The RNA shown here (transfer RNA) has 72 nucleotides and comes from a Bdellovibrionales bacterium. The coordinates come from a structure-prediction model, not an experiment, and the mean pLDDT is 85. Lineage of the source: Bacteria > Pseudomonadati > Bdellovibrionota > Bdellovibrionia > Bdellovibrionales.
RNA sequence: UGGGGUGUAGCUCAGUGGGAGAGCGUCCGCUUCACACGCGGAAGGUCGUAGGUUCAACCCCUAUCACCCCAA
Repeated sequence: UGGGGUGUAGCUCAGUGGGAGAGCGUCCGCUUCACACGCGGAAGGUCGUAGGUUCAACCCCUAUCACCCCAA
């Protein structure tokens, strides 16, 4: 310098155009003498950033940032 991959909840990750989700964790409640387990519920996200396409974008296009890999 060029090419490719990843970026979504505190963590690990799903989600290939129309409802943003799961497991673990956190908090509350039930249960227990108490804790753990179990059961129920809740909070928590400007979907890396900025534009574009579209009636509608995590998803498609462009640029850019961070990290990783490959080539030179």